[in-house]
Predicted 3D model of a 573-nucleotide part of an RNA (small-subunit ribosomal RNA, 5' domain) from a metagenome. Model confidence (mean pLDDT): 81 of 100.

Context: one part of a larger RNA
RNA sequence: GAGUGAACGCUGGCGGCGUGGAUUAGGCAUGCAAGUCGAGCGAUUAGCUUUUAUUGAAGUUUCUGAAAACUUCGGUUUGAGGAAACUGAUAUUUUAGCUGAUAGCGGCAAACCGGUGAGUAAUACGUGGGUAACCUACCUUAAGGAGGAGCAUAGCUUCGCGAAAGCGGAGGUAAUACUCCAUAAUCCCAUAAGACGGAUGUUUUAUGGGCAAAGAUGGCCUAGGUUUACAAGCUGUCGCCUUUAGAGGGGCCCACGUCCUAUCAGGUAGUUGGUGAGGUAAUGGCCCACCAAGCCAAAGACGGGUAGCUGGCGUAAGAGCGUGACCAGCCACAUCGGGACUGAGACACUGCCCGGACUCCUACGGGAGGCUGCAGUCGAGAAUCUUUCCCAAUGGACGAAAGUCUGAGGAUGCGACGCCGCGUGGGGGAAAGGUCUUCGGAUUGUAAACUCAUUUUAUUAAGGAGGAAAGUCAAUUAGUAAAUAGCUUUUUGAUUUGACUGUACUUGAUGAAUAAGUCACGGCUAACUCCGUGCCAGCAGCCGCGGUAAUACGGAGGUGGCAAGCGUUACUC
Numbered sequence: 001g002a003g004u005g006a007a008c009g010c011u012g013g014c015g016g017c018g019u020g021g022a023u024u025a026g027g028c029a030u031g032c033a034a035g036u037c038g039a040g041c042g043a044u045u046a047g048c049u050u051u052u053a054u055u056g057a058a059g060u061u062u063c064u065g066a067a068a069a070c071u072u073c074g075g076u077u078u079g080a081g082g083a084a085a086c087u088g089a090u091a092u093u094u095u096a097g098c099u100g101a102u103a104g105c106g107g108c109a110a111a112c113c114g115g116u117g118a119g120u121a122a123u124a125c126g127u128g129g130g131u132a133a134c135c136u137a138c139c140u141u142a143a144g145g146a147g148g149a150g151c152a153u154a155g156c157u158u159c160g161c162g163a164a165a166g167c168g169g170a171g172g173u174a175a176u177a178c179u180c181c182a183u184a185a186u187c188c189c190a191u192a193a194g195a196c197g198g199a200u201g202u203u204u205u206a207u208g209g210g211c212a213a214a215g216a217u218g219g220c221c222u223a224g225g226u227u228u229a230c231a232a233g234c235u236g237u238c239g240c241c242u243u244u245a246g247a248g249g250g251g252c253c254c255a256c257g258u259c260c261u262a263u264c265a266g267g268u269a270g271u272u273g274g275u276g277a278g279g280u281a282a283u284g285g286c287c288c289a290c291c292a293a294g295c296c297a298a299a300g301a302c303g304g305g306u307a308g309c310u311g312g313c314g315u316a317a318g319a320g321c322g323u324g325a326c327c328a329g330c331c332a333c334a335u336c337g338g339g340a341c342u343g344a345g346a347c348a349c350u351g352c353c354c355g356g357a358c359u360c361c362u363a364c365g366g367g368a369g370g371c372u373g374c375a376g377u378c379g380a381g382a383a384u385c386u387u388u389c390c391c392a393a394u395g396g397a398c399g400a401a402a403g404u405c406u407g408a409g410g411a412u413g414c415g416a417c418g419c420c421g422c423g424u425g426g427g428g429g430a431a432a433g434g435u436c437u438u439c440g441g442a443u444u445g446u447a448a449a450c451u452c453a454u455u456u457u458a459u460u461a462a463g464g465a466g467g468a469a470a471g472u473c474a475a476u477u478a479g480u481a482a483a484u485a486g487c488u489u490u491u492u493g494a495u496u497u498g499a500c501u502g503u504a505c506u507u508g509a510u511g512a513a514u515a516a517g518u519c520a521c522g523g524c525u526a527a528c529u530c531c532g533u534g535c536c537a538g539c540a541g542c543c544g545c546g547g548u549a550a551u552a553c554g555g556a557g558g559u560g561g562c563a564a565g566c567g568u569u570a571c572u573c
Base pairs, nucleotide, nucleotide: 001573002572003571004570006569007568008567009566010565013422014421015420016419017418018417019415020414026378027377028376030375031374032373035108036107037106040105041104043102044101045100046099047098048097049096053092054091058087059086060085061084062083063082064081067078068077069076070075115333116332117331124258125257126256127255128254129253130252131251134250135249136248139246140245142243143242144241145240147181148180149179150178156171157170158169159168160167161166187210188209189208190207191206192205193204194203195202196201215238216237217236218235219234220233225230259305260304261303266296267295268294271293272292273291274290275289276288278286308330309329310328311327312323313322314321315320335356336355337354338353339352358369359368360367361366388411389410390409394408395406396405397404398403426452427451428450433444434443435442436441458510459509460508461507462506463505467500471495472494473493474492475491478488479487480486517562518561519560520559521558522543523542524541528557529556530555531554532553538545539544
């Protein structure tokens, strides 16, 4: 001089982009962070429409008519109550359909995303190879198939136990759940022959044996099923089974590289190798039985210490040295230790089981939990943020889709923590005061006041992008098809979707109005005088200042540097 995930002191106007638990991988209240599919399935429930059977408020019409009023005593008018017919509110029940919700079975996802760096000096990472020793859900590609039968079980009903968490008995039900039979190869296994290869072998052909499947939904009635309509028929879409090739992903193996320590010199019995058997997707002491006695090491074995590794980052002309925050790749971990289950994939952060420690509930019999996810809290610390908004965009899971979920992500808030940008004013103008003084004056200093104009910013008012493409509806083109259905597709039109946000930006109005500090001034090192103090008080990075005129201490005036920062401390080159 440059740098930092910095901290501390003084100070602090704005914006953009970044960045922010480095210490206790210490403990955690609360909320959220992984669901989705009814176009796989049976139920339950709510609403609407519809059908059946009952109920029958109220009304209308007809008949009857107590009683009252009037009366010319003949009758006329009003009309309680009762009966019948019609319309029919409401309620219950039932049939079918539509829409929504709920738990359960089933499928896919939950192995991704997100966090942290405890462990790990090599089961890691980096670079380059090998796999003739391997696996791969979803996706793409190609070929073929999908025939028949059956046993259950949850939900539900009922009974019981328990404080709870939860559990058990009986009955009965569905499926793309489960099981069996059939068929089947270029798949798998065995045998034989040929070809190839450096090789344990690879490959081709033949023979024998073995292994599959599930439906859902939209449209149509042209032939046939019976006439309409519908289906087991035809057709479209999505799925299912077997095999092929691929892409992307992973497993395993090899070589080289990867900190300090010899005040660590010998280490090792599953140890090193072989044979056989087991195990795995797969090689292998990976595991086991037997046999042999090997194997590693001064080019540092073994032991101890420290540490996630890399792309990178800092510095430097480079070589190098230091470092591994943010971002990206890999690894490891998920309260501590161990274990397997499910699955294409885990020995699984918000799955299961067991054992510790800790916390909580309890009726004392027994149960529940895991923030190294996002916020937040306590603790320790020099020290590190909002218990915010939204799925509008990007991406992910599921779904035919609409869509649902998503603390991934996008935004917002806080912190001068960093980088970058802007401002705190411009022109004219010249006094007092302060300081110093050789008492003449000098300096602060055009600096202030005052005056003239301006308005970045600020305040206020008005206007106002872009991030939006998709989706839906309608018309239209082409393909499929018997089809003007349906599905896919082309084009056009309409409509709808923004958390941030009335944001960025633009224009008008007001008014210099809203905005400067900090460190230094003996030399290194830019910048000097006065007063106080008197080896005291103090300063200090080094040299060194201070004992009566201190440019070095403290204050003042002045000056210099940098500037919304300045200085100090720590660490690196």